[in-house]
Molecule: Bacterial small signal recognition particle RNA
Organism: candidate division Hyd24-12 bacterium UBA6080
RNA sequence: AGCGGGGCCCGCGCGGCGGAAGCCCGCGAACCCGGUCAGGGCCGGAAGGCAGCAGCCGUAAGCGGUGUCCUUCGGGUGACGCGGCCACCCCGUUUCC
Numbered sequence: 001a002g003c004g005g006g007g008c009c010c011g012c013g014c015g016g017c018g019g020a021a022g023c024c025c026g027c028g029a030a031c032c033c034g035g036u037c038a039g040g041g042c043c044g045g046a047a048g049g050c051a052g053c054a055g056c057c058g059u060a061a062g063c064g065g066u067g068u069c070c071u072u073c074g075g076g077u078g079a080c081g082c083g084g085c086c087a088c089c090c091c092g093u094u095u096c097c
Stems, first nucleotide, its partner, number of pairs: 001094007009084005014078002017074004022069001023067001024065004033058004041050003
């Protein structure tokens, strides 16, 4: 110096980790949300009707989850796969001085 292999580095994929949103589960409103509305109230001659507190049920914003799948984003992510680079580093080999 050439060649081969590996490392480093780059891209993509896959995996892992983390974030966010969705989904699922739980919670979640004195009244200013919904339903059902005992009692009581109102209207009515009556039949019946009306509004509706408490209670109960549900839900919104939101909160929580050691749930789970999917989407998306990220890296001081990987004994992973494919490709690239080969400036630098390592190993091998050949040739020359």